Molecule: Bacterial RNase P class A
Organism: Pseudomonadota bacterium
Order: sequence, then C1' cells, then structure tokens
RNA sequence: CAGGGGGCCGAGGCAGCCGCGUGUGCUUUUGUAUGCGAGGAAAGUCCGGGCUCCACGAAACAAGGGUGGCGGGUAACGCCCGCCGGGCGAAGGCUUUCGGGCCGAAGUCCAGGGAAAGUGCCACAGAGAGUAUACCGCCGAUGGAGGCUAAACCUCACAGGCAAGGGUGAAAGGGUGCGGUAAAAGCGCACCGGGGCUCUGGUAACAGCGUCCGCAUGGCAAACCCCACCCGGAGCAAGGCCAAAUAGGGGCCUCGUGCUGUGCCUUCGGGCAAAGCGGGCGUGUUUCGCGCCAGAGGCCCGGGUUGGCUGCUUGAGCGCGCCUGGCAACAGGCCGCCCAGAUGAAUGGCUGCCACUGCUUGAGCUUACUCAGGCGGAGACAGAACCCGGCUUAUGACGCCCCCUGAUAC
Repeated sequence: CAGGGGGCCGAGGCAGCCGCGUGUGCUUUUGUAUGCGAGGAAAGUCCGGGCUCCACGAAACAAGGGUGGCGGGUAACGCCCGCCGGGCGAAGGCUUUCGGGCCGAAGUCCAGGGAAAGUGCCACAGAGAGUAUACCGCCGAUGGAGGCUAAACCUCACAGGCAAGGGUGAAAGGGUGCGGUAAAAGCGCACCGGGGCUCUGGUAACAGCGUCCGCAUGGCAAACCCCACCCGGAGCAAGGCCAAAUAGGGGCCUCGUGCUGUGCCUUCGGGCAAAGCGGGCGUGUUUCGCGCCAGAGGCCCGGGUUGGCUGCUUGAGCGCGCCUGGCAACAGGCCGCCCAGAUGAAUGGCUGCCACUGCUUGAGCUUACUCAGGCGGAGACAGAACCCGGCUUAUGACGCCCCCUGAUAC
C1' cells in the first nucleotide's frame, strides 16, 4: 500500500434566564435553598429470576411443555465463555477437457442425540425417487436367423446380458484410476471416502497412528415419533392498609343426608352426644397419611365499590478504578459513588460563546493543507411506569482500535 474481517464511541460542550417533576433541609403559612431527572435499545413480551399471593403432604404414573455436541460460568435460563465436529471463507497453492474442481487464514454460521422401533413425505421432470430403473444407448461371447465351399469370417439384433457413457432432476444405489469382461459392475486392486477394533493424547465431546472389513440399503425428525435431562399456578391491573357505600339479595337444578352397638334425655313418637364402619370434599389417576363435612356443586337475574395511601426504588446496583486467580465467561478483595419514581402521566423554551460539518469567496502555499469571512446544517431508531440478567428487532455523521493474507522497503 492492497485485499479479507471484527470491535468501540457517537449528533456536541460551557454558561445565563424563564418553565416542569421529585428527594432532602429550613420555614407559622405562603414559600425558600440545594441534589437529581429517560435508552442502547426504554421497543417486542420471546426466555430466566427477585418479590407477592394461592395450592394439605409424600410416592408412582399420565397429560402438557421445554432443552439437545463436550466442559465451565451464572441466582437461573432456551443466555454467556472456551473447546470439539461440520458448512462458508480472500490471497495463495495444486489441477484442468479451460467450463471448472480441490485445499484454504482471520472470521462467520449451525434448531449439532436417533433414519436398522414404527408411520409418513420427496411436487414437476424423468424409464425409474427406496428392499426404486431401462428413455437414448453398449454388447450379442452362448442360443437363433442369413451369406459364404467352410466350424473361420461377415451381417441381423430375435432371445439374452449391462447400468460403465448420455439425458431428466434438488437428489439416481460412494469417488478417481488401473486391471478384467462380449459389453459391464468393488468383480479385483491402489488411493480417497465409510464402518469395526487395539493403542496413544485429552476431564470430555473427539483426534491421531496402526490394523481388519468390499463396505447395496438416499434425503427430510424446524414431519409425527423414539431416547436423555428438566418443569406447581397466577402475576404490581400481584399484594397490604384506610375511607366510603350497598341488598348477609332473589330464582332454578343435580347428587347426598347411611348402618352398628353404647351413654344420656324423653311427652315413649323420638331427640342429643361421642366411637366404629361406610360416603363426600381438599388432586388428572392410584396408594398412604392428615384435615374438614352433613353438606357439596352448577346456571340465571340483580345491587354497592372504580377514592386515597402503600408496594415504589440501596440493587444478584454502578465504575471503559486497582489487586489476585482463570485462555475466557467470571469469581474474590480494596477504594469510590447514590444516578427519575410519575399516576392522564414531568425533563421544555430562549440567548450567547466554543467545537464539528457542507457549499462558497479571498489569502498563504509545489500539492496535501492552513487561516479569515459569508450562507446553511447539526439529522437515525426512538420515551421509564415493580425491579433485574439475557435474547431478538430498528438504527446514527465524523472518528478511533485490533486481527489475517499478500507485495514493497529497511
């Protein structure tokens, strides 16, 4: 310098005046002083929690849902970090039938367990799309037909054989080459690819050396499914308090209200009490335990309350501060800081100076560039509402940092 990549910041700064919300102090009140006042995504509501309330407990099963390479981090996660495997990937290298093919850095992407448990799908095209084939073709050695004096040789391509070549397609029963054959085929061999096994390295996923096996059996599970692991519900409109008001409202339906003995009372009809058995509810099913109950459940009509306070911001908090450990995510320690709490919902307006930027004029100046003046711009996505950790989506000038490859110079 060229090419290929990744990241950070970010549309200004300072000051004054007026206006708005809130915390704290002072003030008899009115007020006054002072601190603070939207985001990297506040968006989506897709995950995980804190917190609040509800669910009687235990176990097994079912239904439903979630995750899916290995290890680590975290309060936890479907998140983050590292590693493994695979795809893509510039320069360059190898190769070529000159169309192309293979290897390939940083980086980037992956919804990355199982297709031999089963079911299902692969349109159209094509002969044929899965225990699937013969359209164009190749052979015709053997059998058959014909020619020739003739078993040789030649012709036909009927029987028969082939799937190597071509075509269709997203995909056609591993790839390249050699041998072999009538023509062919892992039919055989070499290498690659695939599978098994021992050993070595690694926590592991996995990788490598070696060795054995010709090794037919496609793709899709983000199709149903199988395997492994995990999972109570609802949500700040949760919840708590105060005030106020009303009608402890009315109607209808279903199931159940049992048995045994004992004690007490009795108007001798029966009533009451506890216990045992049974029944019902608290559970999607079952078992056990516990609790409650003579009640349990459903539908329809109607009345009151819509106000205030709280929850409510000190946190799994922040720091482009430091130290230790770790490849890292992150963990621990030290120091410093307090950074909105509204409730129809606040943070806005004006002015000046400086900085940035576009055009233009002039001067200096070899260009690059610098200085002065004038006229403009200052933009994107977009507004907290209980809080936090993520993911996803939208998007911003100028500028800065880092990584890989190649060339050149030293």